[in-house]
RNA sequence: GAGCUGGCCGGGCGGCCGCGUCGGGCUCGGCAACGGGCCCGCCGAGGAAAGUCCGGACUCCACAGGGCAGGGUGGUUGCCAACGGCAACCCGGGGUGACCCGCGGGACAGUGCCACAGAAAUCAGACCGCCCCGCGCGAGCGGGGUAAGGGUGAAACGGUGGUGUAAGAGACCACCAGCGUCCCGGGUGACCGGGACGGCUCGGUAAACCCCACCCGGAGCAAGGCCAAGAGGUGCGUCGGCUUCGACGCGCUGCGCAGGCGAUCGAGGGUGGCCCGCCCGAUGCCUGCGGGUAGGCCGCUUGAGCCUGCCGGCGACGGCAGGCCUAGAUGGAUGGCCGCCGGCCGGGACGCCGCGAGGCGCCCGGCGCACAGGAUCCGGCUUACAGGCCAGCUCGU
Numbered sequence: 001g002a003g004c005u006g007g008c009c010g011g012g013c014g015g016c017c018g019c020g021u022c023g024g025g026c027u028c029g030g031c032a033a034c035g036g037g038c039c040c041g042c043c044g045a046g047g048a049a050a051g052u053c054c055g056g057a058c059u060c061c062a063c064a065g066g067g068c069a070g071g072g073u074g075g076u077u078g079c080c081a082a083c084g085g086c087a088a089c090c091c092g093g094g095g096u097g098a099c100c101c102g103c104g105g106g107a108c109a110g111u112g113c114c115a116c117a118g119a120a121a122u123c124a125g126a127c128c129g130c131c132c133c134g135c136g137c138g139a140g141c142g143g144g145g146u147a148a149g150g151g152u153g154a155a156a157c158g159g160u161g162g163u164g165u166a167a168g169a170g171a172c173c174a175c176c177a178g179c180g181u182c183c184c185g186g187g188u189g190a191c192c193g194g195g196a197c198g199g200c201u202c203g204g205u206a207a208a209c210c211c212c213a214c215c216c217g218g219a220g221c222a223a224g225g226c227c228a229a230g231a232g233g234u235g236c237g238u239c240g241g242c243u244u245c246g247a248c249g250c251g252c253u254g255c256g257c258a259g260g261c262g263a264u265c266g267a268g269g270g271u272g273g274c275c276c277g278c279c280c281g282a283u284g285c286c287u288g289c290g291g292g293u294a295g296g297c298c299g300c301u302u303g304a305g306c307c308u309g310c311c312g313g314c315g316a317c318g319g320c321a322g323g324c325c326u327a328g329a330u331g332g333a334u335g336g337c338c339g340c341c342g343g344c345c346g347g348g349a350c351g352c353c354g355c356g357a358g359g360c361g362c363c364c365g366g367c368g369c370a371c372a373g374g375a376u377c378c379g380g381c382u383u384a385c386a387g388g389c390c391a392g393c394u395c396g397u
Stems, first nucleotide, its partner, number of pairs: 001395009011341007019044002022041008046371001050382002053380005058220004065276004070216005075089005090104001091102004105211002110209002112205003127150002129146007158176006177201002179198008224298004232253009255290007268280004305324008342369001343367006350361004
């Protein structure tokens, strides 16, 4: 000087005004469940809070069984609550290297597809060339052989040399490469190293069907729970009227009307794909019309949590000890204005350093200053991101 990898930060300080949760005090509203206002104090977005793509926690429903579909994953060994995540390693590819990339099971179970070019794209194929035969005086024509040479292509039936042959060809031989079978050694394993044998030389594609192995109940915090109110009905009490009744208060229940289906010859529901089977099932179920309430609270944030240190492990991670509490809104809070510092951008005919690209400084002007913001909570992945810091390593000089 050029790079590679990992980790981290992503404005700081202050002033004035304002907002939300929680705690304390005072006070007000509502039939009630509960809520509001003022003052003081604490706390108050992110590395991705995002996309909602995976995996879980939690909640409700289901939880005899069988079959057929469907979806997902895919080298190995580990880690983890789990995963399609992570780590280490193996194999293949790229790079001089640090290192990077790979949806990385199976293409001798079967089926399909392989654009363009080319004669031919897979139980293949003869365009040119080569060789043989026939015909012809001849240029050539016809038949056959040949995949060794040329040409096309991403890909054309292994490579080099020899034997052989009319010319050729694993047709045969030697060596090399690949594949398969067996054996030996190493490794937990993926796999690696070595040897013997077999002319076996078989194209690619499974983010095409398919095959193999393993995994998979459904819905989601509008989950779900508690409470208040409610039209109508009914009982009791009081008052009015006294033949029916009406008003008020309290208690219980939770509306009315119409139509349809149905109770073992069973409507309907569950088994959230379907079938069989199984289970539940009667003041029940479905449809329409009309009416009422459409408020409050919990769930809700302490958790596979964060920080520091030590120990074990190559590592992901695990263990132990100590410390910390860090948003919980729902008309959805975290904002607005300003000062100083910092940062970035543009310009300069200035100064210093450097061979130079340029760097540092000074002056002028501009920018509130990257991507973006919780909504039940975690672990990941992916995507966006001005600028900056730190550590380790590689190559060149």